[in-house]
Molecule: transfer RNA
Organism: uncultured Clostridia bacterium
RNA sequence: GCACCACUAGCUCAGCUGGAUAGAGUCGACGGCUUCGAACCGUAAGGUCGGGGGUUCGAGUCCCUCGUGGUGCA
Numbered sequence: 001g002c003a004c005c006a007c008u009a010g011c012u013c014a015g016c017u018g019g020a021u022a023g024a025g026u027c028g029a030c031g032g033c034u035u036c037g038a039a040c041c042g043u044a045a046g047g048u049c050g051g052g053g054g055u056u057c058g059a060g061u062c063c064c065u066c067g068u069g070g071u072g073c074a
Base pairs, nucleotide, nucleotide: 001073002072003071004070005069006068007067010026011025012024013023019057029043030042031041032040050066051065052064053063054062
């Protein structure tokens, strides 16, 4: 330099053929339980879906570009 893959909650990851309010687990917080704690149970919170632009009635999803990381080739 070229090709391909990944980027979604603090962390690990789902998200179907583009469709209506974007989810789970876990960490942390609070509550229950307990003499106290661990474990267990429950509740709430937490996201401008890596940045920007485009297509579309509608984009996490499609297209372009930039960034970060990875793999392969040279």